[in-house]
């Protein structure tokens, strides 16, 4: 220099065109002598950034940043 990949909630990761979810982390009662376990509710995301296509984009399509893997 050149080919792939991955970037979504504090953290791990779904969701592959129609109003963004799960798990666990954090709240608040519950239960328990107290913790912690267990339960029940609950907050928490301009979808890495910038454009384009679409009546509509996290979801395609380009560039661009980051990180990882290859190939020379």
């Nucleotide at each position: 220099u050149c080919c792939g990949g991955c970037a979504u909630a504090g953290c791990u990761c779904a969701g592959c065109g129609g109003u963004a979810g799960a798990g666990u982390a954090g709240g608040u009662g519950g239960c328990u002598g107290u913790u912690a376990a267990c339960c029940a509710c609950u907050u928490g995301g301009u979808c890495g950034c910038u454009g384009g296509u679409u009546c509509g984009a996290a979801u395609c399509c380009a560039g661009c940043u980051g990180c990882c893997g290859g190939a020379g």
Model confidence (mean pLDDT): 83 of 100. The RNA shown here (transfer RNA) has 72 nucleotides and comes from Victivallis vadensis. The same sequence occurs in records of 2 taxa. Rfam family: tRNA. Rfam describes the family as follows. Transfer RNA (tRNA) molecules are approximately 80 nucleotides in length.